[in-house]
Context: one part of a larger RNA
RNA sequence: GGUGAACGCUGGCGGCGUGCUUAAGACAUGCAAGUCGGACGGGUGUCCUCGGACACCAGUGGCGCACGGGUGAGUAACGCGUAACUGACCUGCCCCCAAGUCGCGGAUAACUGGUCGAAAGAUCAGCUAAUACGUGAUGUGCUGGCCUCCUGUGGGAGGCCAGUAAAGGCUGUGACUGCUUGGGGAUGGGGUUGCGUUUCAUCAGCUAGAUGGUGGGGUAAAGGCCUACCAUGGCGACGACGAAUAGCCGGCCUGAGAGGGUGGCCGGCCACAGGGGCACUGAGACACGGGCCCCACUCCUACGGGAGGCAGCAGUUAGGAAUCUUCCCCAAUGGGCGCAAGCCUGAGGGAGCGACGCCGCGUGAGGGAUGAAGGUCCUCGGAUCGUAAACCUCUGAAUCCACGACGAAAGUCCGCGACAAGCGGGGAUGACGGUAGUGGAGUAACAGCACCGGCUAACUCCGUGCCAGCAGCCGCGGUAAUACGGAGGGUGCAAGCGUUACCC
Numbered sequence: 001g002g003u004g005a006a007c008g009c010u011g012g013c014g015g016c017g018u019g020c021u022u023a024a025g026a027c028a029u030g031c032a033a034g035u036c037g038g039a040c041g042g043g044u045g046u047c048c049u050c051g052g053a054c055a056c057c058a059g060u061g062g063c064g065c066a067c068g069g070g071u072g073a074g075u076a077a078c079g080c081g082u083a084a085c086u087g088a089c090c091u092g093c094c095c096c097c098a099a100g101u102c103g104c105g106g107a108u109a110a111c112u113g114g115u116c117g118a119a120a121g122a123u124c125a126g127c128u129a130a131u132a133c134g135u136g137a138u139g140u141g142c143u144g145g146c147c148u149c150c151u152g153u154g155g156g157a158g159g160c161c162a163g164u165a166a167a168g169g170c171u172g173u174g175a176c177u178g179c180u181u182g183g184g185g186a187u188g189g190g191g192u193u194g195c196g197u198u199u200c201a202u203c204a205g206c207u208a209g210a211u212g213g214u215g216g217g218g219u220a221a222a223g224g225c226c227u228a229c230c231a232u233g234g235c236g237a238c239g240a241c242g243a244a245u246a247g248c249c250g251g252c253c254u255g256a257g258a259g260g261g262u263g264g265c266c267g268g269c270c271a272c273a274g275g276g277g278c279a280c281u282g283a284g285a286c287a288c289g290g291g292c293c294c295c296a297c298u299c300c301u302a303c304g305g306g307a308g309g310c311a312g313c314a315g316u317u318a319g320g321a322a323u324c325u326u327c328c329c330c331a332a333u334g335g336g337c338g339c340a341a342g343c344c345u346g347a348g349g350g351a352g353c354g355a356c357g358c359c360g361c362g363u364g365a366g367g368g369a370u371g372a373a374g375g376u377c378c379u380c381g382g383a384u385c386g387u388a389a390a391c392c393u394c395u396g397a398a399u400c401c402a403c404g405a406c407g408a409a410a411g412u413c414c415g416c417g418a419c420a421a422g423c424g425g426g427g428a429u430g431a432c433g434g435u436a437g438u439g440g441a442g443u444a445a446c447a448g449c450a451c452c453g454g455c456u457a458a459c460u461c462c463g464u465g466c467c468a469g470c471a472g473c474c475g476c477g478g479u480a481a482u483a484c485g486g487a488g489g490g491u492g493c494a495a496g497c498g499u500u501a502c503c504c
Base pairs, nucleotide, nucleotide: 001503002502003501005500006499007498008497009496012361013360014359015358016357017356018354019353020319025317026316027315029314030313031312034063035062036061039060040059042057043056044055045054046053047052070272071271072270079197080196081195082194083193084192085191086190089189090188094185095184096183097182098181099180100179101178102136103135104134105133111126112125113124114123115122116121141164142163143162144161145160146159147158148157149156150155168177169176170174198244199243200242205235206234207233210232211231212230213229214228215227216226217225247269248268249267250266251262252261253260254259274295275294276293277292278291297308298307299306300305325351327350328349329348333347334345335344336343337342364394365393366392367391374385375384376383377382399441400440401439402438403437407432413425414424415423416422448493449492450491451490452489453474454473455472459488460487461486462485463484469476470475
């Protein structure tokens, strides 16, 4: 000098930050991921010119739920950092380009009827739709096989054969929007490699899928990734193997630097979601608020059987020296869905609590000597607290009244344009908040804590008498203690001051 601090005494205000470092212990309750009727059939309600229209709803279907948010358990590893490689790879939504979007069919939920169950739920029969599902055609293309050429390994060009697509919706019928195939881009990711990445040698030898090859499987993709067979290799004092500890980085603290320490908040990457394992769906997961199984725990039960996972936001409990509100709002930013209106959003924006930190402000300013009273000391003369107070003048934190924001102009609507891009115009929208601020009125109006032997700035009196006690080191205390306790005075900081812990 520093801290996510805690403890003791004390405590006025504001702004900006920040707040379970321990039990990755257990969790009551509420909320945290939905949305689309412009994909589809239906149900309910309202209206009806009986054609239908509108609103809401469960279901089928689509997209999202792999983002965002939390935590640091595990991990000494290509996990992270950095620099490369991928002729060994993928990429929904978005952008550009090329081509297409023609037919046919069978189901199924919802619904209706029935059955079982305490419940969770299950089951049977019947009906129906689609941008759900299947199939035929077309094949610009793409994929596979064979041939030729170029080439940097599975890259590119050409030829033949085989295989392989599609869905509609709306309206103002459009240069609309969607769908299918392919190429390119962008973005995001997977994989590989060089180098770097804590301590212990009181860990010295380790290794059978082990090291390599061939065939096969698997994957988006190289690979012992997996498997069969064959060979016997591979690693190690340049520290293998083992053990302990630990998420890594940008950064942060300190320091003149080199270095040392650290990884909380914010940002990037990784890992995890009660413990362990597994796959399904999907562009993407081996999936926090999806599924299955085992284990532990908790809860419901009609004892037959079921339900659950806060390391999301609040909150409870336990542990602990110790860490907050079961608040407001989607107004803004951003995200999901939707043509849109809009809906959802404990992301986010705000408010609340805590001197936990930093910064700012206040507890007054000027005048005022009989140097009042009082305290303390005294050589009894006086000295000191001390211009300090009183008193006078001034200002006016708080408080009250009035006005009152920026953050909000986009989207949307109208006009031009093409319903695009773009331009112009009109109206609406604020949780914070009647807050900040501005104007007016207005009261002199809260200071504490530590220290005063030396280091180290600040001295006397009384009490105590090696006692009681102090103490960071040296050391104080046994009758005159500036070192213990109190007082007066002083010194240092100040809404803080000290102590403890840890780092340089």